[in-house]
RNA sequence: GAAGCCAGCCAGACAGUCGCCGUGCCGGCUUGCCGGUGCGGAGGAAAGUCCGGGCUCCACAGAGCGGGAUGCCGGCUAACGGCCGGGCGCAGCAAGCGGUGGCGAAAGCCAUCGCCCAAGGCGACGGAAAGUGCCACAGAGAACAGACCGCCGAUGGCCGAAAGGCACAGGCAAGGGUGAAACGGUGCGGUAAGAGCGCACCGCGGUCGCGGCAACGCGAACGGCACGGCAAACCCCAUCCGGAGCAAGACCAAAUAGGGGGGCAUUGGCGCUGCUCGCGUUGCCCCCGGGUAGGUCGCUCGAGCCGUCGGGUAACCGCCGGCCCAGAUGAAUGACUGUCCUCGACAGAACCCGGCUUAUCGGCCGACUUCACGC
Numbered sequence: 001g002a003a004g005c006c007a008g009c010c011a012g013a014c015a016g017u018c019g020c021c022g023u024g025c026c027g028g029c030u031u032g033c034c035g036g037u038g039c040g041g042a043g044g045a046a047a048g049u050c051c052g053g054g055c056u057c058c059a060c061a062g063a064g065c066g067g068g069a070u071g072c073c074g075g076c077u078a079a080c081g082g083c084c085g086g087g088c089g090c091a092g093c094a095a096g097c098g099g100u101g102g103c104g105a106a107a108g109c110c111a112u113c114g115c116c117c118a119a120g121g122c123g124a125c126g127g128a129a130a131g132u133g134c135c136a137c138a139g140a141g142a143a144c145a146g147a148c149c150g151c152c153g154a155u156g157g158c159c160g161a162a163a164g165g166c167a168c169a170g171g172c173a174a175g176g177g178u179g180a181a182a183c184g185g186u187g188c189g190g191u192a193a194g195a196g197c198g199c200a201c202c203g204c205g206g207u208c209g210c211g212g213c214a215a216c217g218c219g220a221a222c223g224g225c226a227c228g229g230c231a232a233a234c235c236c237c238a239u240c241c242g243g244a245g246c247a248a249g250a251c252c253a254a255a256u257a258g259g260g261g262g263g264c265a266u267u268g269g270c271g272c273u274g275c276u277c278g279c280g281u282u283g284c285c286c287c288c289g290g291g292u293a294g295g296u297c298g299c300u301c302g303a304g305c306c307g308u309c310g311g312g313u314a315a316c317c318g319c320c321g322g323c324c325c326a327g328a329u330g331a332a333u334g335a336c337u338g339u340c341c342u343c344g345a346c347a348g349a350a351c352c353c354g355g356c357u358u359a360u361c362g363g364c365c366g367a368c369u370u371c372a373c374g375c
Stems, first nucleotide, its partner, number of pairs: 001371004006366001008364003012340007020041010043346001047357002050355005055245004067241005072086005087125001088123003096115008126236002131234002133230003148176002150172003155169002157166003184202006203225001204223002207220005249297004259288006268282005304323004309318003341344001
C1' cells in the first nucleotide's frame, strides 16, 4: 500500500423571525393565571414487546407433587435466554500445495477438481453404557442385521483316463447397487474366496501419566471393536422461577343521586290492613363515611453522564473531580427565511433501567489476517 473481515463513533451545519412543552428569577393581580427575561427540550434504535431487573399493589408457615425456562467450561452483572474470555464441532472464501485439460517458443496464463483452509462466520454444544420409543422413501437387509447382483467351490458330491468341468451340498461379503445412515477406515499379509483372521497407521474405548480452576488437550501402554443415529420424541440430571402491572399505586376532593346517624314536625299522605295498636316509608335542617368528575403525587438524581488515574486479556470494577441532560396527559419538541456542503436514511419519548431482535442515505476512526514492496 492492496484485499478480506470485525468492532466503535457520527446521524446535514450555521444565523434570524414567529410559535409550542417544562422550569429558575422579576413584576402584576382576580392566588393560579398573565407579562418580561434566562435555561432545558427525542433516538441509536424512542420500534417489536422477545428476555431480565428496579419500583408498586395483591398473595404467601414449612416441605413435597405438578408446571415452565435454561443447559460445553470459567468469569462479569442487580439479573438475564445477555456480554467477555476459553474449549470442542461444522461449513468454507482468499492465500498456499497438488492433479487434469487448453493456449504458448518459453516464462507463464486460463478453466476445472482435490487437499489444506488465515482473520473471521455458524452451532437448542448436559445425558443415547437408566428405561421406553422411533429411523420415512429406496433397499435383500435399518440394530442381538442382511444376500439382490456378485466371489469361491479348497473340502464333500457328480462327470471325466487325466488335465479339468458342473455350481449340487456348502463357504464368503472383497467389489457393485439402495439409502441421511449398512455393524470401524486405509494398506500389507493371508485365503479356494474371504474375514481384525494376523500386522502397521488412523479412528474408538476404558486405564495411567502430564498440562489446565475447568471444559478439554497431549502422551504412553492395553483392548480386535464391544458402544449406529434421534433427547427441536417421551424421559433422566442440574440450576432458576409467586401473580399482576404506572390505566401499578398513594393523597385531596365538588355538584347530583344513593347509604348511616341525629334533630324538628308527629296533626298529615301511602303500604302491611276492613278496624285498633305497631312498624316501614314520605318532608325540612345538620353531621359522618364511601365512590365519581376534577386536581396533586408517583415522574424522572439515575445499576446516571463526562474526564483523569488504578485493577483486569476482556466483559467489567474501583478512587477522585466535574455536570444535571424532555417529563407531556389531547399529550410540546414545529414553521418560515437566508447562506453553505458531500443534498441528508430509518424513524419519534409516555414509570425507569440492562440486553436481544428488526429498520437505516451516507461518512469517520481503529484492531486483526493474508499478500506485495521498501529499510
RNAcentral holds the sequence, with entries from ENA. Predicted 3D model of a 375-nucleotide RNA (Bacterial RNase P class A) from a Pseudomonadota bacterium. The model forms 92% of the base pairs in the Rfam consensus. A source record names the gene rnpB. Model confidence (mean pLDDT): 82 of 100. The source organism's lineage runs through Bacteria, Pseudomonadati and Pseudomonadota.